The RNA shown here (c-di-GMP-I riboswitch aptamer) has 103 nucleotides and comes from a Desulfobacteraceae bacterium.
The coordinates come from a structure-prediction model, not an experiment, and the mean pLDDT is 79.
The sequence was found by an Rfam model in a public genome assembly.
Its Rfam family is "c-di-GMP-I riboswitch aptamer". Gene Ontology term of the family: cyclic-di-GMP binding.
RNA sequence: AUAUGAAAAAACCAAACCAGUCGUGAGAUUGGGACGGAAAGUCACGGGUCUUUUCGGUGCUGGUUUUCCCCUGAUUCUGUUUUGAGAUAGCCGGACUGCCAUU
Numbered sequence: 001a002u003a004u005g006a007a008a009a010a011a012c013c014a015a016a017c018c019a020g021u022c023g024u025g026a027g028a029u030u031g032g033g034a035c036g037g038a039a040a041g042u043c044a045c046g047g048g049u050c051u052u053u054u055c056g057g058u059g060c061u062g063g064u065u066u067u068c069c070c071c072u073g074a075u076u077c078u079g080u081u082u083u084g085a086g087a088u089a090g091c092c093g094g095a096c097u098g099c100c101a102u103u
Stems, first nucleotide, its partner, number of pairs: 003102003012037002017032006035090001041096003045093003048088005055079003062071002
C1' cells in the first nucleotide's frame, strides 16, 4: 500500500423508551438507557421518506354586493406531474477520512 472481516482482543458509537432544553414541525441536543453497528465517523451531491408559518387546490366563517366577480382564510381537508425552505448520513447510492486483526 491492496484486499478481507473468518476467529480473537482492545477500544468506540448508541435504536426504542424516559427526563431536561431548543424548534411551528420533521427533528436536534444533554443525561439515563441498549436494539443494534466494521465506518452507526464526516459531508444533504443523486434518489427515497418526512416536515412546514412555502406554494397550489379546497373554501367553514366573515366582509362587500341586487347577483356574479372580488376580498378574508377555519385547530379545515388535500397535493398525483409540488415552487421554496428544512429534517433524516441508524433508508439507499456516492465522496472523504479512520481503529483493530488477518492478508